Overview
This is a predicted structure of a 113-nucleotide RNA (FMN riboswitch aptamer (RFN element)). Rfam family: FMN riboswitch aptamer (RFN element). Rfam describes the family as follows. The RFN element is a highly conserved domain that is found frequently in the 5'-untranslated regions of prokaryotic mRNAs that encode for flavin mononucleotide (FMN) biosynthesis and transport proteins. The sequence was found by an Rfam model in a public genome assembly.
RNA sequence: AGGCAUCUUUGGGGCGGGGUGUAAUUCCCGACCGGCAGUAAAGUCUGCGAGCGUUAGCACGAAUCGGUGCAAUUCCGAUACCGACGGUAUAGUCCGGAUGAGAAAAGAUUUUU
Numbered sequence: 001a002g003g004c005a006u007c008u009u010u011g012g013g014g015c016g017g018g019g020u021g022u023a024a025u026u027c028c029c030g031a032c033c034g035g036c037a038g039u040a041a042a043g044u045c046u047g048c049g050a051g052c053g054u055u056a057g058c059a060c061g062a063a064u065c066g067g068u069g070c071a072a073u074u075c076c077g078a079u080a081c082c083g084a085c086g087g088u089a090u091a092g093u094c095c096g097g098a099u100g101a102g103a104a105a106a107g108a109u110u111u112u113u
Base pairs, nucleotide, nucleotide: 001113002112003111005109006108007107008106009105010104017029018028019027031093032092033083034082035048036047037046038045043081044080051058052057063079064078065077066076067075085096086095087094
């Protein structure tokens, strides 16, 4: 320094303001947010996790153009787009399942090369 095993800890963010209305953080204007690993640094590439169901199984979103560069759909500039289920005036942002689950990260101990 690497591998195996056990244990511990960590492990998802966001409607301020205005309009309509009996009622909306749900509609309209506008605002805001972005899990983990890989790769030139990624919500929109590749893969993983998260939802529903007794099971079989179902569901599983979204980006282009220009610039720099050896290399970027990741950086810079511009303009776009996406977001489970139940509840409630129609919800990515409120409440709830959830003091849950979890990709994974860090550390400790043991053993081994």